[in-house]
Predicted 3D model of a 73-nucleotide RNA (transfer RNA) from a Clostridia bacterium.
RNA sequence: GGGGCAUUAGCGCAGUUGGGAGCGCGCCACAAUGGCAUUGUGGAGGUCACCGGUUCGAGCCCGGUAUGCUCCA
Numbered sequence: 001g002g003g004g005c006a007u008u009a010g011c012g013c014a015g016u017u018g019g020g021a022g023c024g025c026g027c028c029a030c031a032a033u034g035g036c037a038u039u040g041u042g043g044a045g046g047u048c049a050c051c052g053g054u055u056c057g058a059g060c061c062c063g064g065u066a067u068g069c070u071c072c073a
Base pairs, nucleotide, nucleotide: 001072002071003070004069005068006067007066010025011024012023013022019056027043028042029041030040031039032038049065050064051063052062053061
């Protein structure tokens, strides 16, 4: 220098047929228990890495940038 992959909630990840943003753990509240642990119910939490484009509409398609991993030179 070139190719590929990844980037979505505090952490680990799903969501590639373009139209609802989700799961597990964690966090908060309440209930059960004498209490802890635990279980149950409810809830908060996201500029979908960043910039731009296409589209009626983008996490998803296109271009560029950044970071990490990897392969080639």

Lineage of the source: Bacteria > Bacillati > Bacillota > Clostridia. It matches the Rfam family "tRNA". About the family: Transfer RNA (tRNA) molecules are approximately 80 nucleotides in length.